Annotation
Predicted 3D model of a 500-nucleotide part of an RNA (small-subunit ribosomal RNA, 5' domain) from an uncultured Alphaproteobacteria bacterium. The RNAcentral record of the full RNA draws on ENA, Greengenes and SILVA.

[in-house]
Context: one part of a larger RNA
RNA sequence: ACGAACGCUGGCGGUAUGCUUAACACAUGCAAGUCGAACGAGAAAGCUUUCUUCGGAAAGUUAUUAGAGUGGCGCACGGGUGAGUAACGCGUGGGUAUCUGCCCUAGAGUGGGGGACAACAGUUGGAAACGACUGCUAAUACCGCAUAAUUCCUUCUUGGUGAAACAAGUUGGACAAAGGCUUCGGCCGCUCUUGGAUGAACCCGCGUUAGAUUAGCUAGUUGGUGAGGUAACGGCUCACCAAGGCGACGAUCUAUAGCUGGUCUGAGAGGAUGAUCAGCCACACUGGGACUGAGACACGGCCCAGACUCCUACGGGAGGCAGCAGUGGGGAAUAUUGGACAAUGGGGGAAACCCUGAUCCAGCAAUGCCGCGUGAGUGAAGAAGGCCUUAGGGUUGUAAAGCUCUUUCACCCGUGAAGAUGAUGACUGUAGCGGGAGAAGAAGCCCCGGCUAACUCCGUGCCAGCAGCCGCGGUAAUACGGAGGGGGCAAGCGUUGUUC
Numbered sequence: 001a002c003g004a005a006c007g008c009u010g011g012c013g014g015u016a017u018g019c020u021u022a023a024c025a026c027a028u029g030c031a032a033g034u035c036g037a038a039c040g041a042g043a044a045a046g047c048u049u050u051c052u053u054c055g056g057a058a059a060g061u062u063a064u065u066a067g068a069g070u071g072g073c074g075c076a077c078g079g080g081u082g083a084g085u086a087a088c089g090c091g092u093g094g095g096u097a098u099c100u101g102c103c104c105u106a107g108a109g110u111g112g113g114g115g116a117c118a119a120c121a122g123u124u125g126g127a128a129a130c131g132a133c134u135g136c137u138a139a140u141a142c143c144g145c146a147u148a149a150u151u152c153c154u155u156c157u158u159g160g161u162g163a164a165a166c167a168a169g170u171u172g173g174a175c176a177a178a179g180g181c182u183u184c185g186g187c188c189g190c191u192c193u194u195g196g197a198u199g200a201a202c203c204c205g206c207g208u209u210a211g212a213u214u215a216g217c218u219a220g221u222u223g224g225u226g227a228g229g230u231a232a233c234g235g236c237u238c239a240c241c242a243a244g245g246c247g248a249c250g251a252u253c254u255a256u257a258g259c260u261g262g263u264c265u266g267a268g269a270g271g272a273u274g275a276u277c278a279g280c281c282a283c284a285c286u287g288g289g290a291c292u293g294a295g296a297c298a299c300g301g302c303c304c305a306g307a308c309u310c311c312u313a314c315g316g317g318a319g320g321c322a323g324c325a326g327u328g329g330g331g332a333a334u335a336u337u338g339g340a341c342a343a344u345g346g347g348g349g350a351a352a353c354c355c356u357g358a359u360c361c362a363g364c365a366a367u368g369c370c371g372c373g374u375g376a377g378u379g380a381a382g383a384a385g386g387c388c389u390u391a392g393g394g395u396u397g398u399a400a401a402g403c404u405c406u407u408u409c410a411c412c413c414g415u416g417a418a419g420a421u422g423a424u425g426a427c428u429g430u431a432g433c434g435g436g437a438g439a440a441g442a443a444g445c446c447c448c449g450g451c452u453a454a455c456u457c458c459g460u461g462c463c464a465g466c467a468g469c470c471g472c473g474g475u476a477a478u479a480c481g482g483a484g485g486g487g488g489c490a491a492g493c494g495u496u497g498u499u500c
Base pairs, nucleotide, nucleotide: 001498002497004496005495006494007493008492011372012371013370014369015368016367017365018364019330024328025327026326028325029324030323033073034072035071038070039069042064045062046061047060048059049058050057051056080283081282082281089208090207091206092205093204094203095202096201098200099199103196104195106193107192108191109190110189111145113143114142120135121134122133123132124131125130151174152173153172156169157168158167159166179188180187181186209255210254211253216246217245218244221243222242223241224240225239226238227237228236258280259279260278261277262273263272264271265270285306286305287304288303289302308319309318310317311316336362338361339360340359344358345356346355347354348353375405376404377403378402385396386395387394388393409441411436412435413434414433415432419427444489445488446487447486448485449470450469451468455484456483457482458481459480465472466471
């Protein structure tokens, strides 16, 4: 010093922190939706009116509203964990052969057509999960056509270079689009292109644990040519050719480990460490794979295989808390199945708004740090009691009682913010403020042989016991146990563990 634990004890507040072990298994709820101002269809429920056989029916309205579907954006963020990884993974400093939704900037455009598929209706399979067939339909869904360049491919010329790259011009060719709302002013979109911003990708120098009781390792291996592939360079992949490449400046192998800013310690150098917070990386039951997309090889998406759990009508299906709570288990040990979107931020939307276990709060824990209190003054008959005693006394000790005061904190009553620029406050009747009562509700733990601050009596008798080291105890023990007294720290005090 600590993310601590254990023992004894425990008044209040603020603030921070809280599974270090089984990346063990998980019941239940919630954690990612949103848009009707892209689109078709729809009429469950409430209300009103009319009719009524009193069962109900029809129309209107709430309303483009619920629940579904097509479509768009988001779901690649945010949140968790540290298993793997000794690596361009991270840190630092450079580089380019690259991509980048939403956003900003600038230029140009938004013409004219077509055919479907869900939803829906009907039939039908299945225990279920989930389907199959037929028919109908819309779109900012899908597909042609037209037009288009300073975009892309290509021919040539000039400049440029050792040769390329590149720049300017030029020949031929290729590729677009979607509408919605409107107060008719416009607004939000869509397509192609320029530049930017942001984010991402790749490459390189240097740094990054231990072991030689690990000395040789390597066949896409090392390089070349060509091709493929990628956003892009590249053995990234493939065909052929060459035989290389790494290594005592420690390759390979083995063990251990996420890295960093930092944190702890120390005068520093250094040593140890990597909880919380912040940056990067990796992972999401285990292993593999791709799809969609600007972005994933995707925690709450898909497919395959495996282990495990659950449902089943035995034919077949469903699942993944290392999200927030919570359960079992492991463990010395680590919290509530809470509130709210009020603030900050994020997603969607033109907006209203919706969603948000991110977040903000509350709850639990002396787990740490900080602050405060448990009273103040006076008070000698030096009371009583306790302990010691040389029996005179000493000590506890101004300590108590008594007297005079005060009321922090807690308690009771009232009032009552800021956090919210106009509205909106979960926290919360919270913080604070005013008033009231009464010393009232609030002290323990360890130690006293030396190191090391603090001494006597009794009990015990190498016993019982103590102990960090030296060592105490066998009849006068300041070292064991108790008592009185004393010392230290204090809502804590000791012990154990680990680090400097």